[in-house]
Context: one part of a larger RNA
């Protein structure tokens, strides 16, 4: 290589967009490049196959015939693929309609609590723990009331509820922007799928510059515990956490499960839209059923080493991409690229077992 795999054994890129490439719905007609058939030529010798003959047999040798693998030319076939023209509507897209949503960005406003500060009351403790101590406190703490300031956050509602490609998104209102579902079946007419390179987005931490800093809190300092305690517990506390502009580009970035399409039993929740019937009628709501979409549980067949998966597949198939090939050395070294740095990406070998 052939082949076998990728939830948990090695292996699905963090996610999406998209270039080349690969793959691609239904129908008519043309063409005949791929494809198929026939014929001709060629395909040195040796080798190979068959027959006959020669060494006593055989291996071996000789003769004749044939074959393999291809290549070239001619003639024909047209199912499939390609290609060209014309058309179709089931894929895809556009449009219209009323709804759903913590989808994004920006602005305005609000709420409780914490902390701090001022004022009033009050008088000896408070705090903390398994127990303590460090710590705060007669310069009046803790506690109660009141006034104000600042920053961060957004209880209840809240739901294996919703939205988003993923990361993620939760006070209220407004503006702008985007996506999906449903219904209609008006328009375009295969415009599609995947996607090497490439591009964009990408939690937390971290970095650069400028703000901000209430609470929390790496580092650090104390108090305890302990044989020790560079920890767990307690008292403090700086970066940071927050905002703006840029960088970084990684996570158990997980459903450890790539994307798209088709097919293959039932049951039962909640969500959105549409619809049929009934009830109440007040724009609306409730009950029972049906269809579509996403989201859960449980399970038939089937699959699987099992756990389990099971129309949201890990079942049965197809297309395309990525990745794996014993453990360690090692995601290291070297080189290259990117980065301010931290580092990231790519990524070995000797040796060992």
């Nucleotide at each position: 290589u052939u082949g076998g795999g990728c939830c948990u054994a090695a292996a699905g890129c963090a996610u999406c967009c998209g270039u080349a490439g690969c793959c691609g719905g239904c129908u008519c007609u043309g063409u005949a490049a791929g494809u198929u058939u026939u014929c001709g030529g060629u395909u040195a010798a040796a080798u190979c196959u068959g027959u006959a003959c020669g060494c006593u047999c055989a291996a071996c040798g000789u003769a004749c015939a044939g074959g393999c693998c291809g290549c070239c030319g001619a003639a024909a076939a047209u199912a499939c693929u390609g290609u060209a023209u014309a058309g179709c509507u089931a894929g895809g897209g556009a449009g219209u309609g009323g709804g759903a949503g913590a989808g994004g960005u920006a602005g305005a406003c609000g709420g409780u609590a914490c902390u701090c500060a001022g004022g009033a009351g009050g008088a000896a403790g408070g705090g903390g723990u398994a127990a303590a101590a460090u710590c705060c406190u007669u310069u009046g703490a803790u506690c109660u009331c009141u006034u104000g300031a600042u920053g961060a956050c957004c209880a209840c509602c809240a739901g294996u509820g919703g939205c988003g490609a993923a990361g993620g998104c939760g006070g209220u209102c407004u503006a702008c922007c985007a996506g999906a579902a449903c219904a209609c079946g008006u328009c375009c007419g295969a415009c599609g799928g995947u996607g090497a390179g490439g591009g964009a987005u990408g939690a937390a931490a971290g970095c650069u510059g400028g703000g901000g800093g209430a609470g929390c809190a790496a580092a650090c300092c104390g108090g305890a515990u302990u044989a020790g305690a560079u920890a767990c517990c307690c008292g403090g506390g700086u970066a940071g956490u927050c905002c703006c502009a840029g960088c970084u580009g990684u996570a158990a970035a997980c459903u450890a499960u790539g994307c798209a399409a088709a097919c293959u039993c039932a049951g039962u929740g909640a969500u959105g839209c549409a619809u049929u019937g009934g009830c109440u009628u007040g724009u609306g709501g409730c009950c029972a059923g049906u269809g579509c979409a996403g989201u859960g549980c449980c399970g038939c067949a089937g699959a699987g080493a099992a756990g389990u998966c099971g129309u949201u597949a890990a079942g049965u198939u197809u297309g395309c991409c990525g990745c794996c090939u014993g453990g360690g050395a090692a995601g290291u070294a070297c080189g290259u690229a990117c980065g301010c740095a931290a580092g990231u990406a790519u990524g070995a070998a000797a040796c060992u077992u």

The prediction has a mean pLDDT of 86. A computed fold for a 353-nucleotide part of an RNA from uncultured marine group I thaumarchaeote, annotated as small-subunit ribosomal RNA, central domain. It matches the Rfam family "Archaeal small subunit ribosomal RNA". A reference for the family is Cannone et al. (2002), "The comparative RNA web (CRW) site: an online database of comparative sequence and structure information for ribosomal, intron, and other RNAs", BMC Bioinformatics. NCBI's taxonomy places the organism under Archaea, Thermoproteati, Nitrososphaerota, Marine Group I. The full RNA is in RNAcentral, with records from ENA, Greengenes and SILVA.